Transfer RNA from a Thermoplasmatota archaeon, 72 nucleotides, folded computationally. Its Rfam family is "tRNA". The family's RNA type in Rfam is transfer RNA. Its family is annotated with triplet codon-amino acid adaptor activity in the Gene Ontology.

RNA sequence: GGGACUAUCGCAUAUUGGUUAAUGCCCACUGCUUAUAACGGUGUGAACUGGGUUCAAUUCCCAGUAGUCCUA
Numbered sequence: 001g002g003g004a005c006u007a008u009c010g011c012a013u014a015u016u017g018g019u020u021a022a023u024g025c026c027c028a029c030u031g032c033u034u035a036u037a038a039c040g041g042u043g044u045g046a047a048c049u050g051g052g053u054u055c056a057a058u059u060c061c062c063a064g065u066a067g068u069c070c071u072a
Stems, first nucleotide, its partner, number of pairs: 001071007010025004018055001027043005048064005
């Protein structure tokens, strides 16, 4: 230099264009307990950036950024 893949709560993953973006762990509160742990309940918090297509984009297209890998 060329090419492929990935980017979604603090972490790990879902979501094949359409209702309020879901789940587990973590975190806060709470029930149970003499207390703690375990278990149960409630809650906060997220689509890498910028454009384009579309009635509607996390999703499709383009460019960029970051990371991983292959190749010269």
The coordinates come from a structure-prediction model, not an experiment, and the mean pLDDT is 81. NCBI's taxonomy places the organism under Archaea, Methanobacteriati, Thermoplasmatota.